[in-house]
């Protein structure tokens, strides 16, 4: 330096161009003498960044950047 893959919530991932989602963990409340389990309610996110297509972009497209993995270069 080339080829491919990822990038969405605190963690691991998911989301046929049309309201952002799951477990996990966090907070509350039940329940228990107390803990754990369980249940039931919430909080939490400019979907990596900037831009184009588009009536509408997490999702198409171009460039950057982060990370992987392969090749290739390196005396």
């Nucleotide at each position: 330096g080339g080829g491919c893959c990822c990038c969405u919530a605190g963690c691991u991932c998911a989301g046929c161009g049309g309201a952002a989602g799951a477990g996990c963990g966090c907070u509350g409340c039940g329940u228990u003498u107390g803990c754990a389990a369980c249940g039931c309610a919430g909080a939490g996110g400019u979907c990596g960044g900037c831009g184009g297509u588009u009536c509408g972009a997490g999702c198409c497209c171009g460039c950057c950047g982060g990370g992987g993995u392969c090749c290739a270069c390196c005396a």
This is a predicted structure of a 75-nucleotide RNA (transfer RNA) from a Planctomycetota bacterium.
Lineage of the source: Bacteria > Pseudomonadati > Planctomycetota.
Model confidence (mean pLDDT): 80 of 100.
Its Rfam family is "tRNA". Rfam describes the family as follows. Transfer RNA (tRNA) molecules are approximately 80 nucleotides in length.